[in-house]
RNA sequence: UUGCACAGACCGGGGAGCCCGAAACCGGGCUGAGAGGACAGGCCUCCUGUCGACCCGCCGAACCUGAUCUGGGUCAUUCCAGCGAAAGGGAGCAUCUCAUGCAGUACA
Numbered sequence: 001u002u003g004c005a006c007a008g009a010c011c012g013g014g015g016a017g018c019c020c021g022a023a024a025c026c027g028g029g030c031u032g033a034g035a036g037g038a039c040a041g042g043c044c045u046c047c048u049g050u051c052g053a054c055c056c057g058c059c060g061a062a063c064c065u066g067a068u069c070u071g072g073g074u075c076a077u078u079c080c081a082g083c084g085a086a087a088g089g090g091a092g093c094a095u096c097u098c099a100u101g102c103a104g105u106a107c108a
Stems, first nucleotide, its partner, number of pairs: 001104005007097003010092001011057004017030005037051006063089003069082004
């Protein structure tokens, strides 16, 4: 100094379920990386947006469709397995840092 990989930054994608406590606020429990933490709004027992946390970004099972799916299990639920090693879709062909590793080139 060049290239590749990795890490970080930046940018982007995604989900927030089930049960109990008379109901709501609220509290508790289950699985999980994450099950709505903060603020705001709306047609306000529901929904939406912004930020944050978590996960994922083509080496793509993060996540969506199939799905009011199939079998098993549970108080219940993607709780487990299948579906799915030719199911389909799905957000970085990029930029920056040089912290790390490997290889090459040049000079000393």
A computed fold for a 108-nucleotide RNA from an uncultured Acidimicrobiales bacterium, annotated as TPP riboswitch aptamer (THI element). Model confidence (mean pLDDT): 76 of 100.